Small-subunit ribosomal RNA, 5' domain from a metagenome, 501 nucleotides, folded computationally. The coordinates come from a structure-prediction model, not an experiment, and the mean pLDDT is 84. It matches the Rfam family "Bacterial small subunit ribosomal RNA". Gene Ontology terms of the family: ribosome and structural constituent of ribosome.

Context: one part of a larger RNA
RNA sequence: GGAUAAACGCUGGCGGCGUGCCUAACACAUGCAAGUCGAACGGGAACCUCUGGAUUCGUCUGGAGGGGAGAGUGGCGGACGGGUGAGUAACACGUAGGUGACCUGCCUUGAAGACGGGGAUAACCACUGGAAACGGUGGCUAAUACCCGAUGGUUUCGAUGACGCGAGACAUCGAGUAAAGCUCCGGCGCUUCAAGAGGGGCCUGCGGCCCAUCAGCUAGUUGGUAGGGUAAUGGCCUACCAAGGCGAGGACGGGUAGGGGGCGUGAGAGCGCGGCCCCCCACACUGGCACUGCGACACGGGCCAGACUCCUACGGGAGGCAGCAGUGAGGAAUAUUGCACAAUGGGCGCAAGCUUGAUGCAGCAACGCCGCGUGGGUGAUGAAGGCCUUCGGGUCGUAAAACCCUUUUCUGGGGAAAGAGCAAGGACGGUACCCCAGGAACAAGUCUCGGCUAACUAUGUGCCAGCAGCCGCGGUAAUACAUAGGAGGCUAGCGUUAUCC
Numbered sequence: 001g002g003a004u005a006a007a008c009g010c011u012g013g014c015g016g017c018g019u020g021c022c023u024a025a026c027a028c029a030u031g032c033a034a035g036u037c038g039a040a041c042g043g044g045a046a047c048c049u050c051u052g053g054a055u056u057c058g059u060c061u062g063g064a065g066g067g068g069a070g071a072g073u074g075g076c077g078g079a080c081g082g083g084u085g086a087g088u089a090a091c092a093c094g095u096a097g098g099u100g101a102c103c104u105g106c107c108u109u110g111a112a113g114a115c116g117g118g119g120a121u122a123a124c125c126a127c128u129g130g131a132a133a134c135g136g137u138g139g140c141u142a143a144u145a146c147c148c149g150a151u152g153g154u155u156u157c158g159a160u161g162a163c164g165c166g167a168g169a170c171a172u173c174g175a176g177u178a179a180a181g182c183u184c185c186g187g188c189g190c191u192u193c194a195a196g197a198g199g200g201g202c203c204u205g206c207g208g209c210c211c212a213u214c215a216g217c218u219a220g221u222u223g224g225u226a227g228g229g230u231a232a233u234g235g236c237c238u239a240c241c242a243a244g245g246c247g248a249g250g251a252c253g254g255g256u257a258g259g260g261g262g263c264g265u266g267a268g269a270g271c272g273c274g275g276c277c278c279c280c281c282a283c284a285c286u287g288g289c290a291c292u293g294c295g296a297c298a299c300g301g302g303c304c305a306g307a308c309u310c311c312u313a314c315g316g317g318a319g320g321c322a323g324c325a326g327u328g329a330g331g332a333a334u335a336u337u338g339c340a341c342a343a344u345g346g347g348c349g350c351a352a353g354c355u356u357g358a359u360g361c362a363g364c365a366a367c368g369c370c371g372c373g374u375g376g377g378u379g380a381u382g383a384a385g386g387c388c389u390u391c392g393g394g395u396c397g398u399a400a401a402a403c404c405c406u407u408u409u410c411u412g413g414g415g416a417a418a419g420a421g422c423a424a425g426g427a428c429g430g431u432a433c434c435c436c437a438g439g440a441a442c443a444a445g446u447c448u449c450g451g452c453u454a455a456c457u458a459u460g461u462g463c464c465a466g467c468a469g470c471c472g473c474g475g476u477a478a479u480a481c482a483u484a485g486g487a488g489g490c491u492a493g494c495g496u497u498a499u500c501c
Base pairs, nucleotide, nucleotide: 001501002500003499004498006497007496008495009494010493013372014371015370016369017368018367019365020364021330026328027327028326030325031324032323035076036075037074040073041072047066048065049064050063051062052061053060054059083283084282085281093207094206095205096204097203098202099201102200103199104198107196108195109194110193111192112191113190115149116148117147118146124139125138126137127136128135129134155176156175157174158173159172160171161170163168181188182187209255210254211253216246217245218244221243222242223241224240225239226238227237228236258280259279260278261277262273263272264271265270285306286305287304288303289302308319309318310317311316336362338361339360340359344358345356346355347354348353375405376404377403378402385396386395387394388393410438411437412436413435414434415433419428445490446489447488448487449486450471451470452469456485457484458483459482460481466473467472
């Protein structure tokens, strides 16, 4: 000098674009953050229309049609999106490969198919347990829920044959294995296979921290055989057998740490960093576990244990903000319990649409970058006043006043978007922007002035009070302390502190 997710002191007019708990992965009140489909299914409240009966005129009770709420079965989504950086020195990440060892819902392309039958169950009704959370028993019922049979190839498994080192691919034979309907008649779905796209699992080479004051480490350890398990290879797991495996090219141990694209600095080499944004990973109160599912060992799903908090009728229950706001605590320190689904994108749905604290916007903060303003011209009796003075004067200083002008900003009034697609529909927003009027009107500070280092005098103080980045100033003439005048630097900022180059 540059830089920062900064903080602190003094000061502060506006706009645009960004950024904003680095500390306690501390604990959390409250609201919202994941739903959707009636074109899968049974059922059906409120309410409306028509109509009947009873009536003490308050009302009560039926029938038909419409209507569709809440709840339920079922499907898809809840594995995305959003948060955080605790753990992790590891195939976690980056890069280059491998998979003849693998999977893939929705989407696209192609081929073939969807025949016949069955038994349940929630909702609902009745009874009933419990303070609650939540149940129990009996009875009724539907389906794109569940099950059985049929058919079936290029599918799965087995056998045989030829190619191949191998699980690949071909032929033959045997065995097994599928489906679902709805409809507004336009469609939307269902099953199997082959392929694609996109996504993922696993394996490998190489690369990227510190300590040797960590030198030896290892029993599922290293390998084999057989089996289990998985979509799949594998000590991944189990049994048996062998005795191996790693290490100074740093094993093992300890410390620290999410990795990368990138960012800062620097002429570069390098050094430092990994906040916002993007990719990957890991985690979701702590630890463990599986279920469902194409996909999870699942942040707003489940079970168990633990700590903590809450409710309780004391028998028993409920919860998980490292989602968005917000609260307490910690801290030098970090924002609103805002608006809208109008746009973009996601989920569901044939669609209309619903939903979305993703997102789009608004609010707060000079936290950063950029832009603008705080006026322009003329104006010397160099006014008054301050300060200095050798008392002559010098300086603040064209600075002010005064005159003329302008209106960026500001205030008031009027108009008013684009962003929206075939039409309607705009949170932002009566915003940006445009026009008119008013009036220089409302808007300058901060740090420094001994040398480094641009900028000097006076007074006060007297090794005191104080300053200070280094050298060093201060003990009676201090350009170094304090104040004043003046000057220099930067400017809506200026200094200080911290950290990096």